[in-house]
Context: one part of a larger RNA
Formats: sequence, structure tokens, C1' cells
RNA sequence: CUGGGCGUAAAGCGCACGUAGGCGGAUACUUAAGUUAGGGGUGAAAUCCCAGAGCUCAACUCUGGAACUGCCUUUAAUACUGGGUAUCUCGAGUCCGAGAGAGGUGAGUGGAAUUCCGAGUGUAGAGGUGAAAUUCGUAGAUAUUCGGAGGAACACCAGUGGCGAAGGCGGCUCACUGGCUCGGUACUGACGCUGAGGUGCGAAAGCGUGGGGAGCAAACAGGAUUAGAUACCCUGGUAGUCCACGCUGUAAACGAUGGAAGCUAGCCGUCGGCAAGUUUACUUGUCUGGCGCAGCUAACGCAUUAAGCUUCCCGCCGGGAGUACGGUCGCAAGAUUAAAACUC
Repeated sequence: CUGGGCGUAAAGCGCACGUAGGCGGAUACUUAAGUUAGGGGUGAAAUCCCAGAGCUCAACUCUGGAACUGCCUUUAAUACUGGGUAUCUCGAGUCCGAGAGAGGUGAGUGGAAUUCCGAGUGUAGAGGUGAAAUUCGUAGAUAUUCGGAGGAACACCAGUGGCGAAGGCGGCUCACUGGCUCGGUACUGACGCUGAGGUGCGAAAGCGUGGGGAGCAAACAGGAUUAGAUACCCUGGUAGUCCACGCUGUAAACGAUGGAAGCUAGCCGUCGGCAAGUUUACUUGUCUGGCGCAGCUAACGCAUUAAGCUUCCCGCCGGGAGUACGGUCGCAAGAUUAAAACUC
């Protein structure tokens, strides 16, 4: 550089905000930068191409033509793009009135259950397993009743239900707070989309300091199983799991599907909401599912929530290898950026 691609074959950054940049609604006027047409100048020679000629031919050389796709300048055109001016409302946003929700942060609080402690009743077993044993128990266990302590998680409701950009969010109450939807069309008047760098958020595990520690449970110990058993099963059990502050910055961070806009048959659910009419089921809008037409796809399948038809912007595309070296970040673990030889 390219008439290729990115659900599953290699390939969508974990997600957002946003700088530069790229792209950008309708109408009118203007300008003439891009654009288009004509003229002029220049574009050395050689080379390349074409037609001839000369060395016996050829390579080579010579003559002529064309070309040199470019640059400069000038005249004109004004559809499109750009610049300028003015106007508009459909994109975007503001305002007013309603609405739903495990959206976030902080504080308080509730019941069930497990464990432990104290007391009562009560007596020889209890646990556990495929079967056992380790283990607990006559210093009174297991079981049962009452009282107390402490930590963690919130049964039923619960739903291809809801909310959030993603990660994620679930007892109840209060305070503060973000977003979304519908209706009204009152206001602004393109204020928009994307987004290299950058910044922020980001499960679990892990790390630092200080708390907390009921249950569970890497490591570890013991008992079994087995040829062995550094496992699966059992009895214990420490980090951790919980809280506060700070770090780490990764996941099959998945819809394995980047974001935005427009267009392209329908049918059946579900969630919350609104208006009109009233036949209590229809229309419109929003979210979330199932099927299915056209179309697409290697097939599977996707199919108005596209993987269809178009436009704009970003990211990415064989093995070696997400490795080596170097840089940056981190307390460390490591993360990130990221080759080459060789190979196909």
C1' cells in the first nucleotide's frame, strides 16, 4: 500500500469520560480554498515507450517523435466539500408535571440458623462412611429446655423479573445522591457522533497497616481407599473469607458480537409507564425474552435488541509469543508496552 476480514476458524481494548484528529441536520446569500474546464510557462540531458538508421546480427550507438501522469500562473464555472453571514427545528440539550427500580454512599435496626459459654432434664453412646477409622463422650457427650456471647449471610417473596457504562447490586428503616422512562411542547438553536494519547472505575485471588474471627476453608496434620494416593471420601485445621484505609489492575471481565445514526414482513410473551376511546382490549412510546419472512452466513445460526442494507469514527487480525531484551508502573506477586532468528 490493499475490491480481504474480526459470534464459533487469527482478530472487538473489561467499561466509561474525554484532548487532538476524523466525520457531521435544513434553507438562503456570499467567497472561490478543494473541485472541474480552457490558455500560457516550466517539467535539463540520459533512461523508459514508438518509428527509423549505423556497427555482418544482437547487446550497443545515433536521429526523430511521444511521454515526463508534476509544479507555477491566468481566465472561467459554482453542483458538491470547505470558509463567512443570516435564518430554521426534525438531531442534541434545558424547563415543567408524573413514574418504576437489589443504581451508589453512610448510619441504624430485625428474625431464623450454625458455633461457643452457663444452668436444668437425662444415660451410654455420639460423629462419620460405600464400609470404616482418626475424633468427641461416665471429668456426663449426642439429644432436649432456658438464658447469654459473637461473627457472617439475608430463607419464602424471586421471575430468560428490575437497576447499573461495565465490574456488579437482594432482610428492613432513615439521610444524602447518580441515571432512566412517559406526558406537555414552554425554551436554546447543530450546541452532535466517534475518539490516538490521557484520566477515572474495575469480580475473585493476592499484598501493606490496624481491627475482627461464628461458619467455611488453600497450606498443613491424622484416618481411610489404593500396587502407590503428595488426590477424590472422613476428622481436625492456619492464612484467607468480614471491617477501615491504601495498593494491585487482571478473568471464559462472554452476547466469546466496539460505539453512534437511518432503513428493511410479521406473530406470541414479560416489566414499568402514558394518553385516547370504551368493545375491557386497542394504539403509541420504553425495556426485556421466544419464534419467524426477506436478506446474510462455510455451516451452525442471526434475523427491528442483526451476524440484513447503508454512513461515520476507533481498536484488532499465523506459529514462535503475549515470550526475550529495554522502558514504565508495583512493597512484592507481577502487570503493561513489545520484538527477532527460525517456520508456514
Predicted 3D model of a 344-nucleotide part of an RNA (small-subunit ribosomal RNA, central domain) from an uncultured bacterium. RNAcentral holds the full RNA, with entries from ENA and SILVA. The coordinates come from a structure-prediction model, not an experiment, and the mean pLDDT is 86. Its Rfam family is "Bacterial small subunit ribosomal RNA".